[in-house]
């Protein structure tokens, strides 16, 4: 330099172009207990960034950024 794959809660993963973006773990509040723990209830938390296509984009196209891999 060229090509391929990937980027979603703090972490690990889901989501035919259409429902309020869903779970697990972690963290928070409460219940629980003499105090912890186990267990239970509740709430909060995310689509890397710009542009485009579309009635509608996490999903499709493309520039950039970052990570991984292949060739030279």
């Nucleotide at each position: 330099g060229c090509c391929c794959u990937c980027a979603u809660a703090g972490u690990u993963c889901a989501a035919c172009g259409g429902a309020u973006a869903g779970a697990a773990c972690a963290g928070g509040u409460c219940c629980g207990u003499c105090c912890u723990a186990a267990g239970g209830a509740c709430a909060a938390g995310a689509u890397g960034u710009g542009u485009g296509u579309u009635c509608a984009a996490u999903u499709c196209a493309u520039g950039c950024u970052g990570a991984g891999g292949g060739c030279a």
Molecule: transfer RNA
Organism: Candidatus Magasanikiibacteriota bacterium